This is a predicted structure of a 72-nucleotide RNA (transfer RNA) from Marsupiomonas sp. NIES 1824. Rfam family: tRNA. Rfam links the family to the GO term triplet codon-amino acid adaptor activity.
RNA sequence: UCUCUUCUAGCUCAAUGGGAGAGCAACGGACUGUUAAUCCGUGGGUUGGCGGUUCGAGCCCGUCGAAGGGAG
Numbered sequence: 001u002c003u004c005u006u007c008u009a010g011c012u013c014a015a016u017g018g019g020a021g022a023g024c025a026a027c028g029g030a031c032u033g034u035u036a037a038u039c040c041g042u043g044g045g046u047u048g049g050c051g052g053u054u055c056g057a058g059c060c061c062g063u064c065g066a067a068g069g070g071a072g
Base pairs, nucleotide, nucleotide: 001071002070003069004068005067006066007065010024011023012022013021018055026042027041028040029039030038048064049063050062051061052060
């Protein structure tokens, strides 16, 4: 210098253009000598930033940023 992949909840990851979700963690409750385990429930998101396409974008396109891989 060129090229590819990834970026979504505190963490690890889903979500084939039309309701943003799971597990773990956190919080509340049940259970009990107490803790742990187990069970029930609750909250938590400007989907990396900015634009574009579309009736509609986490998803498609452009650009910027960050992390990683490959070529030289």
The coordinates come from a structure-prediction model, not an experiment, and the mean pLDDT is 82.